[in-house]
This is a predicted structure of a 103-nucleotide RNA (SAM riboswitch aptamer (S box leader)) from uncultured Sporosarcina sp.
RNA sequence: UCUUAUUAAGAGAGGUGGAGGGAAGUGCCCUAUGAAGCCCGGCAACCGUCACGAAAGUGAAAUGGUGCCAAGUCACACAAAGCGGAUGCUUUGAGAGAUGAGA
Numbered sequence: 001u002c003u004u005a006u007u008a009a010g011a012g013a014g015g016u017g018g019a020g021g022g023a024a025g026u027g028c029c030c031u032a033u034g035a036a037g038c039c040c041g042g043c044a045a046c047c048g049u050c051a052c053g054a055a056a057g058u059g060a061a062a063u064g065g066u067g068c069c070a071a072g073u074c075a076c077a078c079a080a081a082g083c084g085g086a087u088g089c090u091u092u093g094a095g096a097g098a099u100g101a102g103a
Stems, first nucleotide, its partner, number of pairs: 001103007012040001014039003020030003025076003041069003046065002049060004073096001078093006
């Protein structure tokens, strides 16, 4: 970089650490009633494992490989449709991002 699946659920009143963080733009938020990071803890169950099955698939555990643990992927951003007097609102889709698996 490409393909594909998922993206409205879930997860600590712990330790350490000290000022930042929420991808980027615009907002809007979180944060010394302590940010990031690290450790422990937890959630989930994509791969893998196990059981059943011809297969598709279904179920189980969570000891393995990842992932995740404010807000819907925090919202919007582009297009279409509908609504509205209106800066706008709603729905659907796209784009971007994230994570897994494969190349």

Record summary:
The RNAcentral record of the sequence draws on MGnify.